[in-house]
RNA sequence: GGGCCCGUGGUCUAGCCCGGAUAAGACAUCCGGCUUCGGACCGGAAAAUCGAGGGUUCGAAUCCCUCCGGGCCCGCCA
Repeated sequence: GGGCCCGUGGUCUAGCCCGGAUAAGACAUCCGGCUUCGGACCGGAAAAUCGAGGGUUCGAAUCCCUCCGGGCCCGCCA
């Protein structure tokens, strides 16, 4: 220098290819039930404007562009 992959609640992921309106699940947290108490179990709740900005569109986590962060590969011969 060139190419590829990843970034979504506190944590780990799904959803992205093929746009559809309330972003899903598990664990953790909180509340309640149960229990002598706790754990387990059961019920419920809060928490992510999807890395940032811009564009396309009626509509973007999803498509396009630029950048940021992390990882990997190739080249540095002609």